[in-house]
RNA sequence: GGCUGUAUAGUUCAGCGGAAGAACGCCUGUCUCAUAAGCAGGAAGUCCCAAGUUCAACUCUUGGUACAGCCA
Numbered sequence: 001g002g003c004u005g006u007a008u009a010g011u012u013c014a015g016c017g018g019a020a021g022a023a024c025g026c027c028u029g030u031c032u033c034a035u036a037a038g039c040a041g042g043a044a045g046u047c048c049c050a051a052g053u054u055c056a057a058c059u060c061u062u063g064g065u066a067c068a069g070c071c072a
Base pairs, nucleotide, nucleotide: 001071002070003069004068005067006066007065010024011023012022013021018055026042027041028040029039030038048064049063050062051061052060
């Protein structure tokens, strides 16, 4: 330098154009002499950035950034 993949909650990841969800973690309550576990509830997201297409974009297109891999 060329090609490919990845980027979504604190972490690990789902999400086939109708507008975001799980697990773990965190907080509160319950239970216990107490802690853990269990149970109930809750908070937490500019969906990497910018344009474009569309009535509508995390999702499709283009460019950029970061990371990983392959080729030279």